[in-house]
This is a predicted structure of a 353-nucleotide part of an RNA (small-subunit ribosomal RNA, central domain) from a marine metagenome. RNAcentral holds the full RNA, with entries from SILVA.
Context: one part of a larger RNA
RNA sequence: UUGGGCCUAAAGCGUUCGUAGCCGGCUUGGUUAAUUCCUGGGUAAAUCGUACCGCUUAACGGUGCGGAUUCCGGGGACACUGCCAAGCUUGAGACCGGGGGAGAUCAGAGGAACUUGCGGGGGAGCGGUGAAAUGUUGUAAUCCCGCAGGGACCACCAAUGGCGAAGGCAUCUGAUUAUAACGGCUCUGACGGUGAGGAACGAAACCCUGGGGCGCAAACGGGAUUAGAUACCCCGGUAGUCCAGGGCGUAAACGCUGCUGACUUGGUGUUGGAGGUCCUGCGAGGGCGUCCAGUGCCGGCACGAAGGUAUUGAGUCAGCCGCCUGGGGAGUACGGUCGCAAGACUGAAACUU
Repeated sequence: UUGGGCCUAAAGCGUUCGUAGCCGGCUUGGUUAAUUCCUGGGUAAAUCGUACCGCUUAACGGUGCGGAUUCCGGGGACACUGCCAAGCUUGAGACCGGGGGAGAUCAGAGGAACUUGCGGGGGAGCGGUGAAAUGUUGUAAUCCCGCAGGGACCACCAAUGGCGAAGGCAUCUGAUUAUAACGGCUCUGACGGUGAGGAACGAAACCCUGGGGCGCAAACGGGAUUAGAUACCCCGGUAGUCCAGGGCGUAAACGCUGCUGACUUGGUGUUGGAGGUCCUGCGAGGGCGUCCAGUGCCGGCACGAAGGUAUUGAGUCAGCCGCCUGGGGAGUACGGUCGCAAGACUGAAACUU
């Protein structure tokens, strides 16, 4: 609970697509459904207004008149909304052009480091810490050189740089594939916005099956520290981390800010595209400036409780969706749906304060 809100106080679904619904550009004509006006009929009481009356007054009650509401008929208005018809190009989409990007999937190739093995050199420590010890080493370690194997990762470039709906994406090459921006103003002609249900995607961890396992490392073992030390530090170390195929569906999934459109002073960087002008060693070069789209910083109006936000709004408006309504109990119980499980989603109350 016809209200006010949702960056930080409770509150924006993790993200996108999309069904129903809701909302919808400009012009002309028609219709009169809705809307509105007039009029006629009709319209139970109570309630309401008014005049008078009855209880000593009032509340209350009675009588008359009136009003209001729904309904039907007739007539008028017709701007806006709806419906029908026709048209338009600014919204939206398509097409063409040259560029851009860690966008995605698959395959191949490469790189330093690490680790293991083998061969050679070498000789007593190595490793680790605040200090040590556990550990490792005469069956030759650590260290140096060479070769071979293995798995994971991708230094520099690198940037409040780029791409993606979000999660996320970074060595190089190829194949397949998706999107955005700019420019042209060639085509369609409102084809649009949002979106309850629904569907798809969705980090890490975890689960299942089969591989793989260098390093790292929950659990675990040991050494220290300490009053104790189920920790922080050290030596080891298994799941896991990696690959393929399934499942889970959650995160401080954050800009703690839903999506779309319009309008509203500026300054300065940077990325992509398109023009202009000047310089030029003429090169796909450099300087300055303009427009569009993105991405940052600063800041004005306005807004805000303030912090702050400020054309990337938290400003001014419009459309649609989601959500909140004191703290705890509790994201619990019960029921339901989903899941192999873990659990997820939906989601109370008593009681307490």
Rfam family: Bacterial small subunit ribosomal RNA.
The coordinates come from a structure-prediction model, not an experiment, and the mean pLDDT is 86.